[in-house]
RNA sequence: AAAGGGCAAAGCUGCCGAAAGGCAGUGACGCAAAGCCACGGGUCAAAAGCUCCAAAGGCCAUGAUAGCCGGGCUACCGAA
Numbered sequence: 001a002a003a004g005g006g007c008a009a010a011g012c013u014g015c016c017g018a019a020a021g022g023c024a025g026u027g028a029c030g031c032a033a034a035g036c037c038a039c040g041g042g043u044c045a046a047a048a049g050c051u052c053c054a055a056a057g058g059c060c061a062u063g064a065u066a067g068c069c070g071g072g073c074u075a076c077c078g079a080a
Base pairs, nucleotide, nucleotide: 006031007030011026012025013024014023015022016021029067035073036072037071039070040069041068042065043064044063049059050058051057
């Protein structure tokens, strides 16, 4: 190269969660690591806690994002 395949954004439905978001189904915007890891940076969210006479507001990750970037680990096919 070619072929076999792989994953699955938004939306919708159900469940979990305080939220961000996650999981399952459906669905394909895309992806050659869109496989895995929150280590660094970023972003999102702020329940508990702190602040406050109180409320509002503010602060705060121990929460989330690997389909934001970097880094680490692992990996399919590749013929003549």

The RNA shown here (c-di-GMP-I riboswitch aptamer) has 80 nucleotides and comes from a marine sediment metagenome. Model confidence (mean pLDDT): 87 of 100. The model forms 95% of the base pairs in the Rfam consensus. Its Rfam family is "c-di-GMP-I riboswitch aptamer". From the family's description: GEMM was predicted in a large-scale screen for bacterial structured RNA regulatory elements.